[in-house]
């Protein structure tokens, strides 16, 4: 140095948040594939020798230990930054409407006389009168309409008388009253988007005329100014979720080197 054999050293996955006095497990994330049962998150078992209990293979190596390198992935701190949200302020920006005004453009009228102002009508508008309408009521005029208790006149009968003759008087005929109905008429009453007829009144406002006047006036289409509504972005802030970067921590998987147990042979 090599070969068999043994197990007493070890090993049969690690890491990362979290949890914990503090160490590991179940559980959750990352790598990566490296035994089983059994216990175990209102937990389960240790005690700086830090899971426990029981089996089972490997074995002085390819595994495990010690340095070094690389670095998946994770936490933290801090900054820039994207999303989308609650709140705040308003003298930022820009767009949209409405609304007023009347500097500019535009268009019009104007010495064949603006704009005021005077007058005098007219419109309009109240209020009345009259008139119409339409409703109603009276009235007149017709028409119907009283078995009796309305008039008239009264067949027949009916009572009085010796006759003569007289009386009351039903029906049926005339009219008439209450009532009923109708009418182009007259009256009064309510009522009115009725007529423009009379009459009176009207602050501003309209038209028309005529006069003083002697240069301006109207419109609000376009600019523009004010005011007020909104919508967008922008600010100020406090929480969510993620990118990016720098800093600092753990840190797997992989690479590189080192020590390195007993026997028995050669």
């Nucleotide at each position: 140095c090599u070969a068999u054999g043994c197990u007493u050293a070890g090993g049969u996955g690690g890491g990362g948040a979290g949890c914990u006095a503090g160490c590991g497990g179940u559980g959750c994330c990352c790598u990566g594939u490296a035994c089983c049962u059994g216990c175990a998150a209102u937990c389960c078992g240790c005690u700086a020798u830090a899971g426990c209990a029981g089996g089972a293979c490997c074995g002085a190596a390819a595994g495990g230990c010690c340095a070094c390198c690389c670095g998946a992935g994770g936490u933290g701190u801090a900054g820039u930054u994207u999303u989308g949200u609650g709140g705040g302020a308003g003298u930022g920006a820009g767009g949209a409407g409405a609304g007023a005004u009347a500097a500019g453009a535009g268009a019009g009228c104007a010495a064949u006389g603006a704009a005021a102002g005077u007058u005098a009508g007219g419109a309009a508008c109240u209020g009345u009168g009259c008139a119409c309408u339409a409703a109603g009521a009276g009235a007149a005029c017709c028409u119907c309409a009283a078995a009796c208790c309305c008039c008239g006149c009264c067949a027949g009968g009916u009572c009085c008388g010796a006759a003569a003759g007289g009386a009351a008087g039903c029906a049926a005929c005339g009219g008439u009253a209450a009532g009923a109905g109708g009418u182009a008429u007259c009256u009064c009453u309510u009522a009115g988007g009725u007529g423009c007829c009379g009459c009176a009144g009207u602050a501003a406002a309209c038209c028309u005329a005529a006069c003083u006047g002697g240069a301006g006036c109207u419109c609000a289409u376009c600019u523009g100014u004010c005011u007020c509504u909104u919508c967008u972005c922008g600010c100020c802030u406090g929480g969510a979720a993620g990118a990016c970067u720098a800093c600092a921590u753990c840190g797997a998987c992989g690479g590189u080197g080192g020590a390195g147990g007993c026997a028995u042979a050669g």